This is a predicted structure of a 393-nucleotide part of an RNA (large-subunit ribosomal RNA, domain III) from Cuspidothrix sp.
Context: one part of a larger RNA
RNA sequence: GAGUAGCGAAAAUGUGGGUGAGAAUCCCACACACCGAAAUCCUAAGGAUUCCAACGGCAGGCUCGUCCGCGUUGGGUUAGUCGGAGCCUAAGUCGAGGCCGAAAGGCGUAGGCGAUGGGAAGCAGGUUGAUAUUCCUGCACUACUUGUGAAGAGUUUGAGUUAGGUCAUGACGCAGACCGAUAGAGCCGCCUAUGAUUGGUAGAGUAGGCAUAAGCGUGUAGCUAGAGUGUGUAGGCAAAUCCGCAUGCUUGUUGAUGUGAGGCGUGAUGUGUAGUUCUUUCGAGAAUGAAGUGCUUGAGUCGCCGCUGCCUGGAAAAGUGGCAUAAUAAUUUUUGCAGGUAUCCGUACUGUAAACCGCCACAGGUGGGAUGGUAGAGAAUACUAAGGUGCGC
Numbered sequence: 001g002a003g004u005a006g007c008g009a010a011a012a013u014g015u016g017g018g019u020g021a022g023a024a025u026c027c028c029a030c031a032c033a034c035c036g037a038a039a040u041c042c043u044a045a046g047g048a049u050u051c052c053a054a055c056g057g058c059a060g061g062c063u064c065g066u067c068c069g070c071g072u073u074g075g076g077u078u079a080g081u082c083g084g085a086g087c088c089u090a091a092g093u094c095g096a097g098g099c100c101g102a103a104a105g106g107c108g109u110a111g112g113c114g115a116u117g118g119g120a121a122g123c124a125g126g127u128u129g130a131u132a133u134u135c136c137u138g139c140a141c142u143a144c145u146u147g148u149g150a151a152g153a154g155u156u157u158g159a160g161u162u163a164g165g166u167c168a169u170g171a172c173g174c175a176g177a178c179c180g181a182u183a184g185a186g187c188c189g190c191c192u193a194u195g196a197u198u199g200g201u202a203g204a205g206u207a208g209g210c211a212u213a214a215g216c217g218u219g220u221a222g223c224u225a226g227a228g229u230g231u232g233u234a235g236g237c238a239a240a241u242c243c244g245c246a247u248g249c250u251u252g253u254u255g256a257u258g259u260g261a262g263g264c265g266u267g268a269u270g271u272g273u274a275g276u277u278c279u280u281u282c283g284a285g286a287a288u289g290a291a292g293u294g295c296u297u298g299a300g301u302c303g304c305c306g307c308u309g310c311c312u313g314g315a316a317a318a319g320u321g322g323c324a325u326a327a328u329a330a331u332u333u334u335u336g337c338a339g340g341u342a343u344c345c346g347u348a349c350u351g352u353a354a355a356c357c358g359c360c361a362c363a364g365g366u367g368g369g370a371u372g373g374u375a376g377a378g379a380a381u382a383c384u385a386a387g388g389u390g391c392g393c
Stems, first nucleotide, its partner, number of pairs: 013031006032390004040370004046350002050348001051075006060068002080141002082346004087118002092113003098107003122139005142342012160328002165323005173310004179303003184297004190209001215266004222259002226251008235243002275288005311314001356365002372384004
């Protein structure tokens, strides 16, 4: 220079009360305002304790500060079913031998590794200061395994097991159109409380009006033209009763077979619930608990890549099921009931952001999912619910 520029979005604050040495800034209440396909919620990555409680007030915080994502101390992340590993493979990568190369090294077979994909199984409610599909309650399911009951099969006339074998399945594009449903939403009705202390009103206003998965039964709307059984068999690197092929019979367009949402019943005499009553350290806790129907609308969801069309012609392996060669040899299959076992890692919090990437508590950037109402073609736009904020002078 200069107590100058600036104090980082023009969404907005005001009043009362509390705490305190001290309050525009912390806490509470009531108003007001802002977002609402977001400035809300869930989650991936990343971060790594920032989460919660108590205490603090040097520094950080563009002012202040009794406050904090700050300091100190203590606490917090609970899983057979969620995600990952113990399974599988893709692009790619590594690569025994091998080939090549002055060296370093490059390529690559077998084989591995490698998710963004495939692959068994859980929902509802409650609970903490901080975790919950993990704890608790209720009702389930999966894999393996034990015992037992019943009904079969088998023990040399060989059940069953069994592969890096074989066959099937797994197994897949995009666009368009329709139908049937559901989620959701709106309304009527019903239930609870209230109205008159005031002009009007006994029909108006406020709040609520639910309930899962799995299992069982019905196997529905719809989609699908073959299905079942016998015989033969030069193919499936050997075998095969399996698959393929050929053929006979039965059945099926009067809709078989397969697939298949949803609805209904059960689950549920449970759970939750507006409200009411009581207690209270004012944070909350305890008890009790009504109505729970119908109509309309209606999906970017489901039936379903099912149908129609098109060309660019749309993964693999594990797994699962059929077969049975070699081998083995006495148990084994189905079902009911009752038991048992179920490893490791993640799980706090943030996550369009003051916690990630930008040297900052930075008007920038950041994948996926959910996303109500009124008006509207609409996720535009305006207002708004739930929820969250008023951008640290």
Notes: The organism belongs to Cuspidothrix, within Bacteria.